[in-house]
């Protein structure tokens, strides 16, 4: 320098173009004398950045940034 893959909640990840969810964790409450554990609930996201297409984009297109990887 060129190719490929990935980027979504604190962490690990899902997500047919109709507008974002699961597990763990945080927090609150219940059971227990208390811890642990279990049960119920709560909060937390400008979906890497900027444009484009579309009535509508996490999803499609372009550029850029970061990480991993292959070739030179």
């Nucleotide at each position: 320098g060129g190719g490929g893959c990935u980027g979504u909640a604190g962490c690990g990840c899902a997500g047919u173009g109709g507008a974002a969810g699961c597990g763990c964790g945080u927090c609150u409450g219940g059971c227990u004398g208390g811890c642990a554990g279990c049960c119920a609930g709560u909060a937390g996201g400008u979906c890497g950045u900027g444009g484009g297409u579309u009535c509508g984009a996490g999803u499609c297109c372009c550029a850029c940034c970061a990480g991993c990887u292959c070739c030179a």
The RNA shown here (transfer RNA) has 72 nucleotides and comes from a Candidatus Omnitrophota bacterium.
Rfam family: tRNA. It is annotated as a transfer RNA.
The organism belongs to Candidatus Omnitrophota, within Bacteria.
The prediction has a mean pLDDT of 83.